[in-house]
RNA sequence: GGGGCUAUGGUGCAGCUGGGAGCACGCUACACUGGCAGUGUAGAGGUCACGGGUUCGAUCCCCGUUAGCUCCACCA
Repeated sequence: GGGGCUAUGGUGCAGCUGGGAGCACGCUACACUGGCAGUGUAGAGGUCACGGGUUCGAUCCCCGUUAGCUCCACCA
């Protein structure tokens, strides 16, 4: 330098053919318990890596950039 894959709450991930942003764990409050743990109920928490474009509408499609993983090439 070229190719491929990945980037979504604090962490790990899903998101089907473009229209509701979700699951588990964690966190907070309450209830059960003498208390802890545990269980149940409710809740908070996201610029969907960044910047543009297409579209009535983008996590999803197109272009560019950044970071990580990986393969190839080059130099040594």